RNA sequence: CCAUUGUCCAAAGCGCCAGGGCUUAACAUCCAUACGGAAUGUUAAGCUGACGAGGAUCAGGGUUUAUCGAAGCAUCGGCGGAUGCCCUGCGGUUGAUCACGACCGAAACCGGCUUUUAAAACUUUGAAGUGAUUCAGAGGACAAAGAGGUCGCGGUGAUGAA
Numbered sequence: 001c002c003a004u005u006g007u008c009c010a011a012a013g014c015g016c017c018a019g020g021g022c023u024u025a026a027c028a029u030c031c032a033u034a035c036g037g038a039a040u041g042u043u044a045a046g047c048u049g050a051c052g053a054g055g056a057u058c059a060g061g062g063u064u065u066a067u068c069g070a071a072g073c074a075u076c077g078g079c080g081g082a083u084g085c086c087c088u089g090c091g092g093u094u095g096a097u098c099a100c101g102a103c104c105g106a107a108a109c110c111g112g113c114u115u116u117u118a119a120a121a122c123u124u125u126g127a128a129g130u131g132a133u134u135c136a137g138a139g140g141a142c143a144a145a146g147a148g149g150u151c152g153c154g155g156u157g158a159u160g161a162a
């Protein structure tokens, strides 16, 4: 130093890279009187490969292109994962009870109003690197969904009471 095994830490626009794109080096093809030159190809080594908001916690199972918008849109493509979604069970909200329906797992029909620090991109300053790029600082903005508050409204049937 490498491999194997074990342990610990670390995450959800999260992690990884064989395609692609880009960079460097060598060689080759082409042009050329020479120095040399643009392009292409091969090989090797690298760089890139999601900008934030939002989202979990009854149990079991299943599933993969799992919400929202921003951007000068490779943020392409692929693999894995994931707080999503679906089903069942349990428990609940929805009128006093029950059933069904709709909805919820600390929440619970629907609608209105209002609140909720966006970040990158952009401009700019440094540092590292031959370079592609990476890291950090400063400046000024602009979303949607979701969530909170509030107002209105608040399923069908049966039974019972008044």
Stems, first nucleotide, its partner, number of pairs: 014080004019076001020048010030037002051069003058089006090105005096159005110152007122139007
The RNA shown here (glmS glucosamine-6-phosphate activated ribozyme aptamer) has 162 nucleotides and comes from Isachenkonia alkalipeptolytica. The sequence is in RNAcentral, with records from Rfam. The source organism's lineage runs through Bacteria, Bacillota, Clostridia, Clostridiaceae and Isachenkonia. Model confidence (mean pLDDT): 78 of 100. It matches the Rfam family "glmS glucosamine-6-phosphate activated ribozyme aptamer". The family's RNA type in Rfam is riboswitch. Rfam links the family to the GO terms catalytic activity and regulation of gene expression.